[in-house]
RNA sequence: ACAUUUACUAUGGAGAGUUUGAUCCUGGCUCAGGAUGAACGCUAGCGGCAGGCUUAAUACAUGCAAGUCGUGGGGCAGCAUGGGUAGCAAUACCUGAUGGCGACCGGCAAACGGGUGAGGAACAUGUACGCAACCUACCUUUAACUGGAGGAUAGCUCCUCGAAAGAGGAAUUAAUACUUCGUAACAUAAUGAAGCGGCAUCGUUUUAUUAUUAUAGCUCCGGCGGUUAAAGAUGGGCGUGCACCUGAUUAGGCAGUUGGUGAGGUAACGGCUCACCAAACCUACGAUCAGUAACUGGUGUGAGAGCACGACCAGUCACACGGGCACUGAGACACGGGCCCGACUCCUACGGGAGGCAGCAGUAAGGAAUAUUGGUCAAUGGAGGCAACUCUGAACCAGCCAUGCCGCGUGAAGGAUUAAGGCCCUCUGGGUUGUAAACUUCUUUUAUAUGGGAAGAAAUGUGCCGAUUCUUCGGCAUUUGACGGUACUAUAGGAAUAAGCACCGGCUAACUCCGUGCCAGCAGCCGCGGUAAUACGGAGGGUGCAAGCGUUAUCCGGAUUUACUGGGUUUAAAGGGUGCGUAGGCGGGCAAGUAAGUCAGUGGUGAAAUCUUUCGGCUUAACCGAAAAACCGCCGUUGAUACUAUUUGUCUUGAAUAUUGUGGAGGUAAGCGGAAUAUGUCAUGUAGCGGUGAAAUGCUUAGAUAUGACAUAGAACACCGAUUGCGAAGGCAGCUUACUAUACAAUUAUUGACGCUGAGGCACGAAAGCGUGGGUAGCGAACAGGAUUAGAUACCCUGGUAGUCCACGCCCUAAACGAUGAUUACUCGACAUACGCGAUACACUGUGUGUGUCCAAGCGAAAGCAUUAAGUAAUCCACCUGGGAAGUACGACCGCAAGGUUGAAACUCAAAGGAAUUGACGGGGGUCCGCACAAGCGGUGGAGCAUGUGGUUUAAUUCGAUGAUACGCGAGGAACCUUACCUGGGCUAGAAUGUCAUGUGACAGAUGGUGAAAGCUGUCCUUAUAGCAAUAUACACAUGAUAAGGUGCUGCAUGGCUGUCGUCAGCUCGUGCCGUGAGGUGUUGGGUUAAGUCCCGCAACGAGCGCAACCCCCAUCACUAGUUGCCAUCAGGUAACGCUGGGAACUCUAGUGAAACUGCCGCCGUAAGGCGUGAGGAAGGAGGGGAUGAUGUCAAGUCAUCAUGGCCUUUAUGCCCAGGGCUACACACGUGCUACAAUGGCGAGUACAAAGGGCUGCUACCUGGUAACAGGAUGCUAAUCUCAAAAAACUCGUCUCAGUUCGAAUUGAGGUCUGCAACUCGACCUCAUGAAGCUGGAAUCGCUAGUAAUCGUAUAUCAGCAAUGAUACGGUGAAUACGUUCCCGGACCUUGUACACACCGCCCGUCAAGCCAUGAAAGCCGGGUGUACCUAAAGUCGGUAACCGCAAGGAGCUGCCUAGGGUAAAACUGGUGAUUGGGGCUAAGUCGUAACAAGGUAGCCGUAUCGGAAGGUGCGGCUGGAAUACCUCCUUU
Repeated sequence: ACAUUUACUAUGGAGAGUUUGAUCCUGGCUCAGGAUGAACGCUAGCGGCAGGCUUAAUACAUGCAAGUCGUGGGGCAGCAUGGGUAGCAAUACCUGAUGGCGACCGGCAAACGGGUGAGGAACAUGUACGCAACCUACCUUUAACUGGAGGAUAGCUCCUCGAAAGAGGAAUUAAUACUUCGUAACAUAAUGAAGCGGCAUCGUUUUAUUAUUAUAGCUCCGGCGGUUAAAGAUGGGCGUGCACCUGAUUAGGCAGUUGGUGAGGUAACGGCUCACCAAACCUACGAUCAGUAACUGGUGUGAGAGCACGACCAGUCACACGGGCACUGAGACACGGGCCCGACUCCUACGGGAGGCAGCAGUAAGGAAUAUUGGUCAAUGGAGGCAACUCUGAACCAGCCAUGCCGCGUGAAGGAUUAAGGCCCUCUGGGUUGUAAACUUCUUUUAUAUGGGAAGAAAUGUGCCGAUUCUUCGGCAUUUGACGGUACUAUAGGAAUAAGCACCGGCUAACUCCGUGCCAGCAGCCGCGGUAAUACGGAGGGUGCAAGCGUUAUCCGGAUUUACUGGGUUUAAAGGGUGCGUAGGCGGGCAAGUAAGUCAGUGGUGAAAUCUUUCGGCUUAACCGAAAAACCGCCGUUGAUACUAUUUGUCUUGAAUAUUGUGGAGGUAAGCGGAAUAUGUCAUGUAGCGGUGAAAUGCUUAGAUAUGACAUAGAACACCGAUUGCGAAGGCAGCUUACUAUACAAUUAUUGACGCUGAGGCACGAAAGCGUGGGUAGCGAACAGGAUUAGAUACCCUGGUAGUCCACGCCCUAAACGAUGAUUACUCGACAUACGCGAUACACUGUGUGUGUCCAAGCGAAAGCAUUAAGUAAUCCACCUGGGAAGUACGACCGCAAGGUUGAAACUCAAAGGAAUUGACGGGGGUCCGCACAAGCGGUGGAGCAUGUGGUUUAAUUCGAUGAUACGCGAGGAACCUUACCUGGGCUAGAAUGUCAUGUGACAGAUGGUGAAAGCUGUCCUUAUAGCAAUAUACACAUGAUAAGGUGCUGCAUGGCUGUCGUCAGCUCGUGCCGUGAGGUGUUGGGUUAAGUCCCGCAACGAGCGCAACCCCCAUCACUAGUUGCCAUCAGGUAACGCUGGGAACUCUAGUGAAACUGCCGCCGUAAGGCGUGAGGAAGGAGGGGAUGAUGUCAAGUCAUCAUGGCCUUUAUGCCCAGGGCUACACACGUGCUACAAUGGCGAGUACAAAGGGCUGCUACCUGGUAACAGGAUGCUAAUCUCAAAAAACUCGUCUCAGUUCGAAUUGAGGUCUGCAACUCGACCUCAUGAAGCUGGAAUCGCUAGUAAUCGUAUAUCAGCAAUGAUACGGUGAAUACGUUCCCGGACCUUGUACACACCGCCCGUCAAGCCAUGAAAGCCGGGUGUACCUAAAGUCGGUAACCGCAAGGAGCUGCCUAGGGUAAAACUGGUGAUUGGGGCUAAGUCGUAACAAGGUAGCCGUAUCGGAAGGUGCGGCUGGAAUACCUCCUUU
């Protein structure tokens, strides 16, 4: 300053990616932020301020880190001064005389300061109190005293031992060292008296008596000391409340343990220690045990609450090589003191000794990693000293390190030809780098050079002066600076000395090219990379930060993802199987007392630093200082009393009891009953029964099944019976009785909150299962057999044991479910039902308790719930925190066992999941359609041949097409050519074309050589136009240059074209409405149609692409027009013919119209429409056929029609040529032709089409030939001529059922034609030959009417033809459709889904392979801790006669305790271990197919059992099962 607010107050909270085809939710993972004692990579100009072994409390060389006092003492080794002796001197020697002082005695200090964080979960720490239970050197104040005596000892000197460290002996000496005497109380102790006070023991004051205890001197004479006592200050000691990590897979612990009495000990209280007595004490509000950890002020983060941390700085504690111990001392059980044990290191003369950097530097080691063996006591502080002063690795400084924070700089302004170069592109050009550079002008921070140059010094010391209470104070002068010639400052020249790192797919700011080709690599998550990578690597460009930038690690945040603030539990993870009930938590109305919680005021404390605010100091900032605020805590005190609590009294509505009734498959026990089944006996009776999809096993002539009678046995209780009832749940069903529990209703009465919930605990708890003993009819795990099957450890069948049943005892689990804990209160309605009660009654109605269905508000992610809540609230309990590993392992408890309860981790994934949506799918359902089935007709599959494909072969058998939707397909025509393939021979700007330049005047043609040809190489001949000519132009050729060429690859880079679903009826949009949303509605529904065609209804109303219609052909008629077509009438003519004149009627030709619309009638229907062998009509309900193919699907097909991106190739993957191949042939398949014959073959005869083609052509006719055809000849550029004969058909004849007079393959011979050429490899003709085949297995195809079947005709391609193919044309001309159950395909609605690459989906388990972590395991190796016993150093304490001493005492010996050592048995914990168990992960291994759809036997839960495996089966349970039928209920009309 903004915003909100009347004002005060307050200053603060952001998300994203990832599960899906899409959506909402749940839920995890990940990211963006901040931070660090950091490390690593790349890079690096300067300064300020801070920080710097987080690891091995590992080991340490060397130096330093604690001394000082001569004003305590004896002295004097060394130094200096003076003196003396000797000497010329240098010098030597002597001298404690002086300064001073090594070592020694003595005093004080060494317990501070400095380091580290091992241990310790504790009164260690923090905070607040307490000590009536304590100590305190030096310092301050006050009072008193400071007299005498004595004996030693170090040093020094001498001697001895020892390598050394050191030790011993003798003699002698001092003290502020030591001993003792005297004096002494306000000290201490004992006893007594009186008073006062408190907090229980008690404390305190006064007083009396008795006893005990002190000292040190030095001096410059100023003073400094010493002793005693009292007080203060400071520093400590002890006690207590509260706070203080994790684990219950640690539940009981404890023996000086808990308390008492007495004693000892301590500065002091105390089991601190000991003797005796008692048996306590701690613990679910977590004892004990185990693990981990120094604590705090604070630090980081966060909106906060919290969470994590405890470097630096500050307070406390603990430790000083690992342990134990005491001594000295005011203070230690002592970092730089001592003793002992242990480990380690060093010295050694092997006899013995020495040592302790977690002080400062430094070394080694460890490690990702952390600095100099620096300077100074100038300042601050400390020790000693009267002081000077000495010491001080405290401290102050400097050095190293971007380790962090902060600041500055690497230039500023102008400058377009938008330069060159780089990069990119749509490439003679443009864009970008980029005002960037160059260039011009300016500045000089920093760096460099040369000068100047601090503050920090207050004080102390020294000298002088003054004052003075005589102790000090003031003034002046002077002395003392490590840092440091540093900070700062002046001058000089010159842009001069100074930019990198990371990133650029999304999150997330920033894009292109090249390389690579699931490789190399990237990656925080999602994910990139398999030939066009903004994701890899490089480059250009860009973005971000900047002397740094990234990465890694860790913490907080985001994460409301442990939810106090602030979450949940029907289906996502999550309600205990159910009840009773202990502790605990919570609890009805009224009144009073208290004041613990609560609230208010006030006092103390909450160290400083830090944080915050304001102000100030370094040029600024970081940093530093001052003040304020804060420290949200604890303690005391005064008050308030609504609420909670507590105490007392009282009330009745919560709760309970009594009374009268009612209800019920509630429970336990005993007895009884009928039906059915099985078995047995007898009888009747005869050949089967039984069972299934079909069978078989099984039973049966030794008489079954069936039927009847009788008998026996066990189990279960039809009908009633129901969304019924009862019970806490599990559960409970024939009838009767006994005992027993409970709910409800009604009515009054009684008690007076007695209540709710309920961790542990106790009880109950389906089925299966276990134990003992019974029982066993039916059923029936296992098992056996039969089937099914690829297999069938199953489903089905026949048997059948445990079991099912009873008694007693265990087990304790289920989808134990409403997947919904218990209790209480409140909140719209409707209907049904069970059982009560009231009103007169069975209508009806009021009320209560149950049981259900629907719906409102509300809630919910949705589905849904909705007074029987999943709504609104309250109390208590239980449970959840991603999926898997796993309800597993280990441990513990329970169990006879099976097993149950409790219940992890490593590792692994980025999801797993819920609800709903759209599709797709279903061996789900409904409706409908189609030559889909059915009903028919004819084929294919068998034969021979043709043709295509596969395979094989080959030098090559070019390539493509491959379920439907490839296979007589591209190809509508491979001998050469085609041709793409192979072999061989050639060419290289190339076979074609354009442009330019040069040259030539040719080229072509003719004719030689060589050759297989292509080609190469000769000869002959040889331009045009203009111009006088030079020359120019045109043309042609050659050469050169420039654009080649490729049927090489990619149809998964593409365009275009095409197939298919499918000529199926669908596919969408706008607006509106519904839903959080994906989406829905419309488009569904009821009808109807060939049709999303139309009608009706409807939160929809409209619209588009499709359907239909408009277009073409055919069927009828009319009009117009009549040649090449036609000929009824008229005429002429012929052997005959529209042949001729003529005609325009008919046929026909080809143009225009008409006609059909359910229009009419009847019936049905609201309508749309349907029906009628209806009428009429040429045609009737789309009249027949064609063209026409929605949105989309198949990465369908085609780079070889064409076009085209990219890649590849350029003396070859291009081009030319000859020959070969595409025609191969053990085989397999597709599509066809011809047949197998008499509805036929053959011979002869006689008819009737349509539509096409024709000049390199069709060819009449004539001649020849048996014929193919040949030789002539004419017509026709076509309604004129011609191909052209139509064939089936019909008539006559023959054949007579046979491998034939069927059938024609094959083969031989001879020919014809085309063509340069018919060998590989053409067609046709004639003669001869005469295979297979006698109607075709499984299976399969086409067709619904002028259709199938059958018969010929024509055409394209084409020299010819492998055409039996394809495309058209007409002739003859059927049968059948009951119908939609089934197969196939499709459409719509609905349902389920774990599918979405969409069922050719998904997915489970064993086995095999690799990798990883883990459990068990005979054992093996450790670790810490406790217990018992043995032993025991040093040391304190205790005892003590012998030795020493007059004595005090000492030595020695000895007792207890104890570090350590040893032994033993356990527990806990870690590592390792042959082998073994399961688990996880790993594109393409094996076996099956369990689950998802009714998943093909519905699935799942518990249990038992069996099996390679998923799994199967039995028993009980659940719906989180589809479908169908029926019943019941509800809603609406």
Molecule: small-subunit ribosomal RNA
Organism: Chitinophagaceae bacterium